RNAcentral holds the sequence, with entries from ENA and MGnify. This is a predicted structure of a 71-nucleotide RNA (transfer RNA) from a Patescibacteria group bacterium. Its Rfam family is "tRNA". By type it is a transfer RNA. The same sequence occurs in records of 2 taxa.

[in-house]
RNA sequence: AGGGGCGUCGUUUAGCGGCAAGACAUCAGUCUCCAAAACUGAGAACGAAGGUUCGAUUCCUUCCGCCCCUG
Numbered sequence: 001a002g003g004g005g006c007g008u009c010g011u012u013u014a015g016c017g018g019c020a021a022g023a024c025a026u027c028a029g030u031c032u033c034c035a036a037a038a039c040u041g042a043g044a045a046c047g048a049a050g051g052u053u054c055g056a057u058u059c060c061u062u063c064c065g066c067c068c069c070u071g
Stems, first nucleotide, its partner, number of pairs: 001070007010024004018054001026042005047063005
C1' cells in the first nucleotide's frame, strides 16, 4: 500500500428495516440475629459523521479502533 472480518449496557452474547433482548456483574427490596444463597424489582449500551428510507443497530459511503491475509 491492497484485500477481508469485527465494533451493541461494566463484561459477554442475541437482534436478516418497525418498542434494543438475555446471562453474569452493580444497586434496591423480601428473607436472615448478621451475612451468603434464593426470590422480586431497578438502572445501564448500538464506535463517529453523512446518505437512502415514512422509519436505520440493521442497507450504502467515508473516517476511527482492533484482528487476519497478501506484498